[in-house]
RNA sequence: GCUUCUUUGGCUCAGUCGGCAGAGCGUAGGUCUCAUAAUCCUAAGGUCGCGAGUUCGAAUCUCGCAAGAAGCA
Numbered sequence: 001g002c003u004u005c006u007u008u009g010g011c012u013c014a015g016u017c018g019g020c021a022g023a024g025c026g027u028a029g030g031u032c033u034c035a036u037a038a039u040c041c042u043a044a045g046g047u048c049g050c051g052a053g054u055u056c057g058a059a060u061c062u063c064g065c066a067a068g069a070a071g072c073a
Stems, first nucleotide, its partner, number of pairs: 001072007010025004019056001027043004049065005
């Protein structure tokens, strides 16, 4: 330098054919207990890496950029 893949709450990851952004863990509060843990309930937490385009509508399609991984040279 070229090709391919990945980027979504604090972490690990779903998200189908473009139509309300989700789960587990974690965090906070409650429940329970003499107390702690566990259980159970509730809640908070996201400019979906950044920018632009297409579209009535984009996490999803297209282009550029950034970061990371693999391969080739």

The RNA shown here (transfer RNA) has 73 nucleotides and comes from Coemansia sp. RSA 1933. Its Rfam family is "tRNA". It is annotated as a transfer RNA. Lineage of the source: Eukaryota > Opisthokonta > Kickxellomycotina > Kickxellaceae > Coemansia. RNAcentral holds the sequence, with entries from ENA.